[in-house]
Context: one part of a larger RNA
RNA sequence: UUGGGCGUAAAGGGCGUACAGGCGGUGGUGUAAGUCAGAUGUGAAAUCCCCCGGCUCAACCGGGGACCUGCAUUUGAUACUGCAUCGCUUGAGUACAGGAGAGGAGAGCGGAAUUUUCGGUGUAGCGGUGGAAUGUGUAGAUAUCGAAAAGAACACCAGUGGCGAAGGCGGCUCUCUGGCCUGAUACUGACGCUGACGCGCGAAAGCUAGGGGAGCAAACAGGAUUAGAUACCCUGGUAGUCCUAGCUGUAAACGUUGGGCACUAGGUGUUGGAGGUAUCGACCCCUUCAGUGCCGUAGCUAACGCAUUAAGUGCCCCGCCUGGGGAGUACGGCCGCAAGGCUGAAACUC
Numbered sequence: 001u002u003g004g005g006c007g008u009a010a011a012g013g014g015c016g017u018a019c020a021g022g023c024g025g026u027g028g029u030g031u032a033a034g035u036c037a038g039a040u041g042u043g044a045a046a047u048c049c050c051c052c053g054g055c056u057c058a059a060c061c062g063g064g065g066a067c068c069u070g071c072a073u074u075u076g077a078u079a080c081u082g083c084a085u086c087g088c089u090u091g092a093g094u095a096c097a098g099g100a101g102a103g104g105a106g107a108g109c110g111g112a113a114u115u116u117u118c119g120g121u122g123u124a125g126c127g128g129u130g131g132a133a134u135g136u137g138u139a140g141a142u143a144u145c146g147a148a149a150a151g152a153a154c155a156c157c158a159g160u161g162g163c164g165a166a167g168g169c170g171g172c173u174c175u176c177u178g179g180c181c182u183g184a185u186a187c188u189g190a191c192g193c194u195g196a197c198g199c200g201c202g203a204a205a206g207c208u209a210g211g212g213g214a215g216c217a218a219a220c221a222g223g224a225u226u227a228g229a230u231a232c233c234c235u236g237g238u239a240g241u242c243c244u245a246g247c248u249g250u251a252a253a254c255g256u257u258g259g260g261c262a263c264u265a266g267g268u269g270u271u272g273g274a275g276g277u278a279u280c281g282a283c284c285c286c287u288u289c290a291g292u293g294c295c296g297u298a299g300c301u302a303a304c305g306c307a308u309u310a311a312g313u314g315c316c317c318c319g320c321c322u323g324g325g326g327a328g329u330a331c332g333g334c335c336g337c338a339a340g341g342c343u344g345a346a347a348c349u350c
Stems, first nucleotide, its partner, number of pairs: 003322004007304002012318001014201004021194003025088007033081002035077008049065006091191001092188004096183004103177007110154001114150008125136002162169002206247006215241002220236004258317006266295011299306002323350003332343004
């Protein structure tokens, strides 16, 4: 490379966006590049294959045929693909009317709790554990009441509930703003799908600068435990956790399952719509669209399991894998302030 694969055996890029590229609905007309057919030329000979012949046979040799699967020119065919052009509406989109939502950004506000400070009451303990001790308290703690300050997080509602491409998003209000769903028409007329490279987003930790610092808490200190205890438990406690601006670019970034379209039994729960039935009305019930769960047929699977949210049946595009270790290492390159990241071997060995 071919082939075979990628939920768990090696293997889906963390996620978007989009240039190139690949692929692409339906009906005409033209063209004839691809495609198909014919003809001509060429495709050296030898070799290989088939037939016949010559050495007594064979090897070997001679003759004929076939082959040389190709290329060029030319004449045609027009189903499919391409190209050009004219259409179409079901793919895609726009307009309109409604709808749900922790989607994003900024500003303001709220209550509970915690800690600290001040004041009152009050007295000997408190705290902590398996049991203790370190710690804290007669300079009045813990407890309790009142007041004040600060920072961070938003109990109940809360739900295999919702939203977002992913990371992720949860008190309330306002402003700005993205996407989605449903309905009935009208409009555009294939405008689509995917997407190497690029660009953007990207938890936590970490880094730079400036703020902030209640609680928690790496490091660190002490007390225990223990043979030891650089731990688990306890008392403290600094970075950090929070905000602003910038960097980093990783993760069990997981559904360990790339995206799109179509098709293929059902049952049951739930979220958001629409329609119908019913009713005074709300429910109930039926149909349907979009999501989100469970069970399950066919089928698939090594099994587990998946099963209209496919891991079934097909098509299109991208990424990736190819025995274990060495190794996500070395070297080089690119990126980064650094930490490090991305790309990514070989010797050797089993």
The part of an RNA shown here (small-subunit ribosomal RNA, central domain) has 350 nucleotides and comes from a Candidatus Latescibacterota bacterium. Its mean pLDDT, the model's own confidence on a scale to 100, is 88.